The RNA shown here (Bacterial RNase P class A) has 366 nucleotides and comes from Chitiniphilus purpureus.
RNA sequence: AAAGCAGGCCGGAUCGUCGCUGCCGCGGCAACGCGGGAGAGGAAAGUCCGGGCUCCACAGGGCAGGAUGCCGGCUAACGGCCGGGCGGCGUGAGCCGACGGACAGUGCAACAGAGAGCAGACCGCCGAUGGCCGGGGCAACCCGGAUCAGGCAAGGGUGAAACGGUGCGGUAAGAGCGCACCAGCGUCCCGGGCAACCGGGCGGCUCGGUAAACCCCAUCCGGAGCAAGACCAAGCAGCAGGCGUCGAAGCGGCCCGCCGAGCCUGCGGGUAGGUUGCUUGAGCGUGCCGGCAACGGUACGCCUAGAGGAAUGACGGUCGCCCCCGCAAGGGGGAACAGAACCCGGCUUACAGGCCAGCUUUGCCA
Repeated sequence: AAAGCAGGCCGGAUCGUCGCUGCCGCGGCAACGCGGGAGAGGAAAGUCCGGGCUCCACAGGGCAGGAUGCCGGCUAACGGCCGGGCGGCGUGAGCCGACGGACAGUGCAACAGAGAGCAGACCGCCGAUGGCCGGGGCAACCCGGAUCAGGCAAGGGUGAAACGGUGCGGUAAGAGCGCACCAGCGUCCCGGGCAACCGGGCGGCUCGGUAAACCCCAUCCGGAGCAAGACCAAGCAGCAGGCGUCGAAGCGGCCCGCCGAGCCUGCGGGUAGGUUGCUUGAGCGUGCCGGCAACGGUACGCCUAGAGGAAUGACGGUCGCCCCCGCAAGGGGGAACAGAACCCGGCUUACAGGCCAGCUUUGCCA
């Protein structure tokens, strides 16, 4: 310098005028007026996980169902995060992985192919063994040929996958048949590690794949949600049918268990106002300490939206950024994704432009 890999952060600033929603102070019986101060995000989004909170039994047991799935740690908790192991990809920095079990059982594998599960012989190799033919020999038997029975699975061929791979020996030809190395396997031994696992040894001899197929194993999960729930005010009118102390509703897939008197449906009548929950919280910032880190501890400082027919806006000036014109002074234009709704921790997705550190490979120069 080029190409690349990863992490953190920002995501316009400021002033004026006029509005909108809360809060505080003053005045006012009140309506309201005046003054001050506050007012969207890194994702407020998707609502995909986890928790707090609230109600339903003080939330109980079982079945069914769902989620997760290498190991250790963090955390209120998690399917999240951090660190590590293993496997795959990459020259590398790094990236990706539902990564338990296929001797519990069931199932699946199109096409091709001889054969696809404890398989198989199409081409091929062999002629040891039994028989056949020819020749030789007194004979036992020997030599040659073809391959009927037979032996084999090395080579070819099919396939995503063919019951280990390479080499040497061996054999009629072959074959873990024997040996060496490699791969795989093991309630085995030694060493390291908390563990996943790693390294070495020994043993027997090869025992296929698929579980985001059913399934098995382990762990976790009760349900509903701020329109939860609580309170005040106003108003009204009941009627019919059904179920229920032989147990309604709660209890929303079912059973048990608990509780104990109302409940369901249809028609009709009334209201559709206010308060609370509600924003001080697993809170934020800075420093120090512990830890590789996620994170934890501690001291000090700070208060930072609470609407509900739902505020957070409009206009203008100056500066900064980008683009265009111009020698310049200057002029013109533009600015992403997106808008809180009970609150947090995550994940995922969208995002113009910019800043700060770190690392890798290649080339060149000294």

The coordinates come from a structure-prediction model, not an experiment, and the mean pLDDT is 79. A source record names the gene rnpB. The RNAcentral record of the sequence draws on ENA. Rfam family: Bacterial RNase P class A. Rfam links the family to the GO terms ribonuclease P activity, tRNA processing and dimeric ribonuclease P complex. It is annotated as a ribozyme.